[in-house]
RNA sequence: GCUGGCGUAGCUCAGCCGGUAGAGCAGCGGUUUUGUAAACCGCCGGUCGGGGGUUCAAAUCCCUCCGCCAGCU
Numbered sequence: 001g002c003u004g005g006c007g008u009a010g011c012u013c014a015g016c017c018g019g020u021a022g023a024g025c026a027g028c029g030g031u032u033u034u035g036u037a038a039a040c041c042g043c044c045g046g047u048c049g050g051g052g053g054u055u056c057a058a059a060u061c062c063c064u065c066c067g068c069c070a071g072c073u
Base pairs, nucleotide, nucleotide: 001072002071003070004069005068006067007066010025011024012023013022019056027043028042029041030040031039049065050064051063052062053061
C1' cells in the first nucleotide's frame, strides 16, 4: 500500500428485508432471612466510533475519516 471483518448500556453480545434500540451479567431499590449469599420482583443505564449523503423514516443502505483484528504484497 491492497483486501476482508469488527466498533451498539460499565462488561459480553443480539437487533433478519430500513419502520418504537433489546437480553444476560454488573449497579441501585424491594420481598425473603437472625444475618450474608442464593432466589424472586422492580428500576437505572445507549444522540448505535466521528462526519456527510439517500429516504417520509437509517444501528441497518452509500461515501469518507478514526480505532482494533486478520490476510496479502
Predicted 3D model of a 73-nucleotide RNA (transfer RNA) from a Candidatus Omnitrophota bacterium. NCBI's taxonomy places the organism under Bacteria, Pseudomonadati, Candidatus Omnitrophota. The coordinates come from a structure-prediction model, not an experiment, and the mean pLDDT is 81. Rfam family: tRNA. It was read from a public genome assembly.